[in-house]
RNA sequence: GUUCGCAAUGCGGGAGAGCGUUUUAAAUAACGCGCCGAAGGAGCAACGACCCCGGAAUCUCUCAGGCCAAUGGACCGCGUUGCCUAC
Numbered sequence: 001g002u003u004c005g006c007a008a009u010g011c012g013g014g015a016g017a018g019c020g021u022u023u024u025a026a027a028u029a030a031c032g033c034g035c036c037g038a039a040g041g042a043g044c045a046a047c048g049a050c051c052c053c054g055g056a057a058u059c060u061c062u063c064a065g066g067c068c069a070a071u072g073g074a075c076c077g078c079g080u081u082g083c084c085u086a087c
Base pairs, nucleotide, nucleotide: 001087002086005083006082007081008080009079010078011077012076013075018033019032020031021030022029034067035066036065040063041061042060043059047054048053
């Protein structure tokens, strides 16, 4: 210096799901029932081990979060920095 991988960070893209009553200047607040899953969290197969147990997700659960917009948002692309493998 180049490359794979990991972490952080900047920019861009980024889905799903509501209605009623009262209340408020206002999806502002309260209540009820319903719903979504792609922050986070939890659960498990094969397989390994065989006493426990280890063991993945975009699967499942829906605790949390969310259901105008905004914020957030798994994941994807590009850039920067650091670490690491190989050359």